Predicted 3D model of a 366-nucleotide RNA (Bacterial RNase P class A) from Thermomonas aquatica.
It is recorded under the gene name rnpB.
């Protein structure tokens, strides 16, 4: 110089005019309100709402089934499907990136299509050492048939029952040996996942993101949760009162019902208040730890809000990109995604331009 890997960080800046919202406050109004001031006023994702939790109301002895979710091992949390750290596999010269990564000797299923077989199987082929029948020959042998033996080699399939050599054989075969692969066995290191050695011819194939097993975890709505306060109209409840009262039930007595006002009560509804933002908080320091994180001191106080307010705009300097120009310069454009509503911890998405910090590989000088 050049090409990349990792984490962390910012999201222009200052000043002028004009604006908006909360609350406080002084004024002006009967009030609706309008006017001065003065605090404070969005984010790294405030989003998606896809996980985990606080907070609240509801249900619930306890235990088990059924369902739903997580899935390698230790760890860290309030908790997680998040985080660290280790292992295993795969990718990359690296620096690093990616991971449904438990169990296929509980049991049950699937495997289109080809193919002889997707488990107990031989279409093509290889053998005739063994037994038998024939037939040649004097015999030794030799030809075919039949029973059988094989699974090396060809085919088919994504996959074909351990690979590749060598030896062995009648052809073969872990039948033997070596390396490789694999094991449910031992031994060593480690909390463990494992990982190394030693042993074992090797038990017999893939799939569990089919059902299963195993171990863990899961009770439900959700701040329009949920408390306080509480109009008007309607309806309830008590008591008084018209009242020797009407009317109904049988023509009449008694009984029962039902009908007016009027004062109390209590529920629920508009509506108002609360929950409501000091909190697993955020900065720093020091210490514990590989690391996620924890601990202890000092410090800070940073929107609470109603369908919703946080803008516009001109000037100066900074950024970035094109352009002219030997240079200093000068000119034109560009500045993202978005957007709080009960609050927190991930995750995943979107997103101009930069800005530190650590590694990593190739070049090239010395």
């Nucleotide at each position: 110089g050049g090409a990349g890997c990792c984490g962390g960080c910012c999201a222009g800046a200052c000043a002028g005019u004009c604006g908006c919202g909360u609350c406080a406050u002084c004024g002006a109004g009967c009030g609706a309100u309008c006017g001065g001031u003065g605090c404070c006023g969005a984010g790294g994702a405030a989003a998606g709402u896809c996980c985990g939790g606080g907070c609240u109301c509801c249900a619930c002895a306890g235990g088990g089934c059924a369902c739903g979710g997580u899935g390698c091992c230790a760890g860290g949390u309030a908790a997680c499907g998040c985080c660290u750290g280790g292992g295993c596999g795969g990718c990359g010269c690296g620096a690093g990136c990616c991971g449904a990564c438990g169990g296929a000797a509980a049991g049950u299923g699937c495997a289109a299509c080809a193919g002889a077989a997707a488990g107990a199987u031989a279409c093509c082929g290889c053998c005739u050492a063994u037994g038998u029948c024939g037939g040649a020959g004097c015999a030794a042998u030799c030809c075919g048939g039949c029973a059988g033996g094989c699974a090396a080699g060809g085919g088919u399939g994504a996959a074909a029952u351990g690979g590749u050599g060598c030896g062995g054989u009648a052809a073969g075969a872990g039948c033997g040996c070596a390396c490789c692969g694999c094991g449910a066995g031992c031994c060593u290191g480690g909390c463990a996942a494992c990982a190394g050695g030693c042993c074992g011819g090797c038990a017999c194939g893939g799939c569990a993101a089919a059902c299963c097993c195993c171990a863990c975890c899961g009770g439900g709505a959700g701040c329009a949760a949920g408390g306080c306060c509480a109009a008007a109209u309607a309806g309830g409840g008590a008591c008084c009162u018209c009242a020797u009262g009407a009317c109904g039930u049988u023509g009449c007595c008694c009984g029962c019902g039902u009908c007016g006002g009027g004062u109390c009560c209590g529920g629920g509804u508009a509506g108002g208040u609360u929950g409501c933002u000091u909190g697993a908080g955020c900065g720093u320091a020091c210490g514990g730890g590989u690391g996620a994180c924890c601990g202890u001191g000092c410090g800070c106080c940073u929107a609470g809000a109603g369908g919703a307010a946080u803008g516009a705009u001109u000037g100066u300097c900074g950024c970035g990109g094109c352009g002219c120009g030997c240079a200093a310069g000068c000119g034109c454009c560009g500045a993202a995604c978005a957007g709080a509503a009960c609050c927190c911890g991930g995750c995943u998405u979107a997103u101009c331009g930069g800005c530190c910090g650590g590694c990593u590989c190739c070049g090239c000088c010395a």
The RNAcentral record of the sequence draws on ENA. Its Rfam family is "Bacterial RNase P class A". The family's RNA type in Rfam is ribozyme. Its mean pLDDT, the model's own confidence on a scale to 100, is 78.